Source information:
A computed fold for a 73-nucleotide RNA from a soil metagenome, annotated as transfer RNA. Its Rfam family is "tRNA". It is annotated as a transfer RNA.
RNA sequence: UGCGGGGUAGCUCAAUUGGCAGAGCAAGAAGCUGUUAAUUUCGAGGUUGUGGGUUCGAGUCCCACCCCCGCAG
Repeated sequence: UGCGGGGUAGCUCAAUUGGCAGAGCAAGAAGCUGUUAAUUUCGAGGUUGUGGGUUCGAGUCCCACCCCCGCAG
């Protein structure tokens, strides 16, 4: 430098053909217990890497850039 894959909650990952952004774990509160742990319940947590474009509507499509991994040179 070229090609491919990826970037979504604190972490690991979903989101089907463009149509309300979700799960598990962690953290928080409450219950249970002599206390902790385990367990049950509840509620919270998101500028979807950045900036543009297309569209009634974009995590998803298009363009440029940034970062990570792999392959080639």

The sequence is in RNAcentral, with records from MGnify.